The RNA shown here (transfer RNA) has 74 nucleotides and comes from a Gemmatimonadota bacterium. Its Rfam family is "tRNA". Rfam classes the family as a transfer RNA. From the family's description: Transfer RNA (tRNA) molecules are approximately 80 nucleotides in length. Gene Ontology term of the family: triplet codon-amino acid adaptor activity.

[in-house]
RNA sequence: UGGCCCGUCGUCUAACGGCAGGACGCUGGACUUUGGAUCCAGAGAUGGUGGUUCGAAUCCACCCGGGCCAACCA
Numbered sequence: 001u002g003g004c005c006c007g008u009c010g011u012c013u014a015a016c017g018g019c020a021g022g023a024c025g026c027u028g029g030a031c032u033u034u035g036g037a038u039c040c041a042g043a044g045a046u047g048g049u050g051g052u053u054c055g056a057a058u059c060c061a062c063c064c065g066g067g068c069c070a071a072c073c074a
Stems, first nucleotide, its partner, number of pairs: 001070007010024004018054001026042005047063005
């Protein structure tokens, strides 16, 4: 420098172009002598900027970050 792949709650993982959901964790409550377990409730995310579209996590362009491969330099 080029090609390919990836980027979603703290972590992991879903979502045909149509309300961003689930598990674990976290917080609060119930239960319990206390803790754990169990149950209920809650907070919490689409890397960025544009474009297409009635509508974008999803499609397109560029940028940022990560990974793999190749080339270049030595």